[in-house]
Order: sequence, then C1' cells, then structure tokens
RNA sequence: GUCUAGGUAGCUCAGUGGUUAGAGUGGAGGUCUGAAAAACCUUAGGUCAGUGGUUCAAAUCCACUUCUGGACA
Repeated sequence: GUCUAGGUAGCUCAGUGGUUAGAGUGGAGGUCUGAAAAACCUUAGGUCAGUGGUUCAAAUCCACUUCUGGACA
C1' cells in the first nucleotide's frame, strides 16, 4: 500500500430500519446470617469511534475519516 473483520455500559459481548438500546460480569443499596460467603431483590452507569448522506424514521443502510486485529505484498 491492497483486501478483510471489527469499534455498543468499567470488562466480555448481543442487538431484522420502528416503543425509552440490552444480557452476563463488575459497582452501589437492601433481604437473608451470630457474622460472613453464596443466593435473591432493587438501582446507577451509554456522545452506539467521528463527520456527512439516504429515509417519515439509522446503533443498523451508503460515503469518507480514524483506531484495533488478520491476510497479502
């Protein structure tokens, strides 16, 4: 340089163009216990990498930029 897969919560990852973007784990509070652990309940936490475009409507489609992994040279 070319091709390709990806960037979504602190971490690991889901998410057919249509309601307020979700799970596990972690965080906070609580129940339980003599006290813990485990379990259970509640709860906070998001510029969906960025910009522009298409659309009535975009995390999702398109273009460009940027970052990461892989292949080729």
This is a predicted structure of a 73-nucleotide RNA (transfer RNA) from Richelia sp. SM2_1_7. The coordinates come from a structure-prediction model, not an experiment, and the mean pLDDT is 82. NCBI's taxonomy places the organism under Bacteria, Cyanobacteriota, Nostocales, Nostocaceae, Richelia. Its Rfam family is "tRNA".